[in-house]
Molecule: transfer RNA
Organism: bacterium
RNA sequence: GCCCCUGUAGUUUAAUGGAUAAAACCAAGGACUCCUAAGCCUUAAAUGCAGGUUCGAUUCCUGCCGGGGGCA
Numbered sequence: 001g002c003c004c005c006u007g008u009a010g011u012u013u014a015a016u017g018g019a020u021a022a023a024a025c026c027a028a029g030g031a032c033u034c035c036u037a038a039g040c041c042u043u044a045a046a047u048g049c050a051g052g053u054u055c056g057a058u059u060c061c062u063g064c065c066g067g068g069g070g071c072a
Stems, first nucleotide, its partner, number of pairs: 001071007010025004018055001027043004048064005
């Protein structure tokens, strides 16, 4: 330099054109308890960036950025 794959809460994964983006762990708070732990209830937290297509984009297309792999 060229080609392929990939990027969603702090972490691990869903959602594959249609909605209010869903869960688990973690975190915060509550209740319980003599105190803690476990279990229970509640809450917060995310689509890498910029364009395009579309009535509608996490999803499709283009470019850039980051990660992984292959060839030279």